[in-house]
RNA sequence: GGGAAUAUAGUUCAGAGGUUAGAACAAUCGGCUGUUAACCGAUAAACAUAGGUUCGAAUCCUAUUAUUCCCG
Numbered sequence: 001g002g003g004a005a006u007a008u009a010g011u012u013c014a015g016a017g018g019u020u021a022g023a024a025c026a027a028u029c030g031g032c033u034g035u036u037a038a039c040c041g042a043u044a045a046a047c048a049u050a051g052g053u054u055c056g057a058a059u060c061c062u063a064u065u066a067u068u069c070c071c072g
Base pairs, nucleotide, nucleotide: 001071002070003069004068005067006066007065010025011024012023013022018055027043028042029041030040031039048064049063050062051061052060
């Protein structure tokens, strides 16, 4: 220099154009327990950035950024 993949909650992931973006683990609060752990219940928390297409975009397109891989 050329090409490809990925980017969603604190972490690991799902969500294939339309209903409130969900799950597990973690966190906070409560219950249970003599106490802790475990267990049960509840709560908060996210679409990399900027444009475009569309009645409607996390999802499609383009550019940028970051990470990983391949070629040279």